This is a predicted structure of a 93-nucleotide RNA (transfer RNA) from a Candidatus Aenigmatarchaeota archaeon. Rfam family: tRNA. By type it is a transfer RNA. It was read from a public genome assembly.

RNA sequence: GCCUCCAUAGCUCAACGGUAGAGCGACUGCUUUGUACUAACGUCAAAGUUAAUGAAUAGCAGUAGGUUGCGGGUUCGAAUCCCACUGGAGGCU
Repeated sequence: GCCUCCAUAGCUCAACGGUAGAGCGACUGCUUUGUACUAACGUCAAAGUUAAUGAAUAGCAGUAGGUUGCGGGUUCGAAUCCCACUGGAGGCU
């Protein structure tokens, strides 16, 4: 220098040219189990019971989070097609 592929949410990835999504993660709420402490009851003392707070575990629901790498073009409409550029991976010389 040339060729091919890739770039989408914090991460991993989807998405016929026609509403930008999933899983994980984050946050919020609810539910199951109910550590521990406190109070009351209880007792010789305990155990135990009840109530409030509520660690941790599991489940469910919801919310937020994107100028689809950047700039143009085509199109009624572009993450998608075309051009140039940037970055990454591989190959050729």